[in-house]
C1' cells in the first nucleotide's frame, strides 16, 4: 500500500426486505527491474478527423521465413577476416576440398554533380620525371692516311671508333612517387617497347544448359581486350508512413466578465400557404368638406328667389375592410466569394458563413478554474504438458490472476547465517633434509587437505498507460 474477510456507522419521514456506495477499526495475503534506465524504433488504446489523392519530408534496403508490426529475430546467400585438418596442380600468374567462428550501413558509380590533401610526369577521355630505342649536332680524343718540319712536333683529310652535352622523334615493358598509376603470367614481335598478336589466368559483359521457392551456384561457349574508389556525398531506384499524445481523453462539481477591441466575403432565379401594413394602386364601407344640382319651409301674380336639413355629384383623408402587386422578412435552388476541416503545401470532398443595427472565421487584450471521479491493469497474459517446424516461432489441451500508487509505497537500527578475498591456523596425509637408534623415536622444511579464529566484501540500479525489440550499465556461462 492493493484486494478479500468480520465489526461498526452514515446514504429522501418511519418500518421491513434485499443489495449497493462511504467511511472508522480489526486480521490475513499479496506488492519493483533484467534492465523499471535511454525515450532509439513498432503498436495497443484516445482524440481530432475526410483520414480519399498528389508532392514535400522522414524511414528502410541481399533472399525467404516469424511476429500485431519494426529499423526487431531466424536461417540462408554473396564479400571480408580468422582458426583447424589435407595438402595437391600448375614453367608461372594463379586454382581448389571439408568444418568451425566473427564482420557485413550489402540496390545503382553505364541519370547527374561531387570529392580523392600532400607526394608525383600523370589521380579516370590522365600521363612522361629516370630510363630505353631511332635520326642528327657537337668542343675534344683515339686511329688511319698525306704532307711539311725534322729530336720534340704542326697542318690537312677520312663513308672509322669513342665522346660531355644537346635538337627531333617513338615508347610507357623496367625504375621512381604515392592508400591507389588506366590488368597479371610466359612467348612472339619490335628500332626500342605496348594486347600490338597468341596460349593460360583473373576480372567484366552476354548467350546455353543444370541445381535452388529464391538470393545465388556450378558447367559450357561467345567477346571486346579490361572504362579506379567513395552513395555511413548529394543523388536515383523500390517499398513503407495522417497528426498529437495517459499531462491522450471521459465525466461530475465549482467560479468567472453571455469581457472588450480589431479585421474581414456577392449577386440572381424561383416560391411566399402562414408573417410584416412597409410602398404605392384598386374596389367598398366611413368621414370632412367649398361650390353646383335635386327636393323641401317660406315669399311671390308670374318668372322666378330659396334659409336649414337631407340626398346626388366631385374633391380630400391623420379612418376601416378586402383585391391584387411591389418590398422586406422566410424557404428552396444555382453560381461566386469567405472561413473551418491537414497538421508543410496544393487538388477534392463535407460544413458555416456573406450587405449589415448582421456575420461564420482570425487575431489582440483581459478575467474565472486549475477540484474530484475515471482512464488504471485480464494481457498481441503467465506456467505446464503434447504436437508440428532447422529455427524464429505456431497451434491443441490444462491451469493461475502474479503491483497499480497519487506528490507517489517495502523503512532504520541490533543480532544470527551466508557468499567473495586476505591473515593466523591445532591436526592428519605425502615428500624431503638430519639426528639418537637399530623395535622405532625425534627436529627442520615443502606440498595438499584443514576445524576454528579476525578482518573484508555482497554489482548496476526503483514501476507510473501498457506490450514487442534495440542500446547502454551491471553479472555469470561458453
Nucleotide at each position: 500500500u492493493g484486494a478479500a474477510g468480520c465489526u461498526c456507522g452514515u446514504c429522501g419521514g418511519a418500518c421491513c426486505c434485499g443489495g449497493g456506495a462511504c467511511g472508522u477499526g480489526c486480521c490475513g495475503c499479496g506488492g519493483a527491474g533484467g534492465a523499471a534506465a535511454g525515450u532509439c524504433c513498432g503498436g495497443a488504446c484516445u482524440c481530432c478527423a475526410c483520414a480519399g489523392g498528389a508532392c514535400g519530408c522522414a524511414g528502410u534496403g541481399g533472399u525467404g521465413g516469424g511476429u500485431a508490426a519494426c529499423g526487431c529475430c531466424c536461417a540462408c546467400c554473396g564479400u571480408c577476416g580468422g582458426g583447424g585438418c589435407u595438402c595437391a596442380c600448375g614453367a608461372g600468374a594463379g586454382u581448389g576440398g571439408c568444418c568451425c567462428c566473427g564482420a557485413u550501413a550489402g540496390g545503382g558509380a553505364c541519370a547527374g554533380u561531387g570529392c580523392c590533401a600532400c607526394a608525383g610526369a600523370g589521380a579516370a577521355c590522365a600521363g612522361a620525371c629516370c630510363g630505353c630505342c631511332u635520326c642528327g649536332g657537337g668542343a675534344u680524343c683515339g686511329c688511319g692516311c698525306g704532307g711539311c718540319c725534322c729530336c720534340g712536333g704542326c697542318c690537312g683529310c677520312g663513308u672509322c671508333g669513342a665522346g660531355a652535352c644537346u635538337g627531333a622523334g617513338g615508347u610507357a615493358a623496367g625504375g621512381g612517387u604515392g592508400a591507389a598509376a588506366c590488368g597479371g603470367u610466359g612467348a612472339g614481335g619490335u628500332a626500342a617497347g605496348a594486347g600490338c598478336u597468341c596460349a593460360c589466368c583473373a576480372g567484366c559483359a552476354g548467350g546455353c544448359c543444370g541445381g535452388g521457392u529464391g538470393a545465388c551456384c556450378g558447367g559450357u561457349c561467345u567477346g571486346g581486350c579490361u572504362c579506379g574508389g567513395c552513395a555511413a556525398a548529394c543523388c536515383c531506384c523500390a517499398c513503407u508512413g495522417g497528426g498529437a499524445g495517459c499531462a491522450a481523453g471521459a465525466c461530475c462539481a465549482a467560479a468567472u466578465a453571455g469581457g472588450g477591441g480589431a479585421g474581414c466575403a456577392g449577386g440572381g432565379c424561383g416560391g411566399c400557404a402562414c408573417g410584416g401594413u412597409c410602398g404605392g394602386g384598386g374596389u367598398g364601407a366611413g368621414a370632412a368638406g367649398a361650390c353646383c344640382a335635386a327636393c323641401c319651409a317660406g315669399g311671390g301674380a308670374a318668372a322666378c328667389c330659396g334659409a336649414a336639413g337631407u340626398u346626388g355629384c366631385c374633391u380630400u383623408c391623420g379612418u376601416c375592410a378586402c383585391c391584387a402587386c411591389g418590398c422586406c422578412a422566410c424557404c428552396g435552388c444555382c453560381c461566386a466569394c469567405g472561413g473551418a476541416u491537414c497538421g508543410g503545401u496544393c487538388c477534392g470532398g463535407u460544413c458555416c458563413g456573406u450587405c449589415a443595427u448582421c456575420g461564420a472565421c482570425u487575431c489582440c487584450c483581459g478575467g474565472g478554474u486549475a477540484g474530484g471521479u475515471c482512464g488504471c491493469u485480464u494481457g498481441a497474459g503467465g506456467c505446464g504438458u503434447c504436437g508440428g517446424g532447422a529455427g524464429a516461432c505456431c497451434g491443441g489441451c490444462g491451469u493461475c490472476c502474479c503491483a497499480g500508487a497519487g506528490a507517489a509505497a517495502u523503512g532504520a537500527u541490533c543480532a544470527u547465517c551466508c557468499c567473495u578475498g586476505g591473515c593466523c591456523g591445532a591436526g592428519c596425509c605425502g615428500g624431503g633434509c638430519g639426528g639418537c637408534c637399530u623395535g622405532g623415536c625425534u627436529g627442520c622444511c615443502c606440498g595438499a587437505c584443514g576445524a576454528g579464529g579476525c578482518c573484508u566484501c555482497g554489482a548496476c540500479a526503483g514501476a507510473a498507460u501498457c506490450c514487442g525489440g534495440c542500446u547502454u550499465a551491471g553479472g555469470c556461462u561458453u
This is a predicted structure of a 478-nucleotide RNA (Bacterial RNase P class A) from an Isosphaeraceae bacterium. Rfam family: Bacterial RNase P class A. The family's RNA type in Rfam is ribozyme. Its family is annotated with dimeric ribonuclease P complex, tRNA processing and ribonuclease P activity in the Gene Ontology. From the family's description: Ribonuclease P (RNase P) is a ubiquitous endoribonuclease, found in archaea, bacteria and eukarya as well as chloroplasts and mitochondria. RNAcentral holds the sequence, with entries from ENA.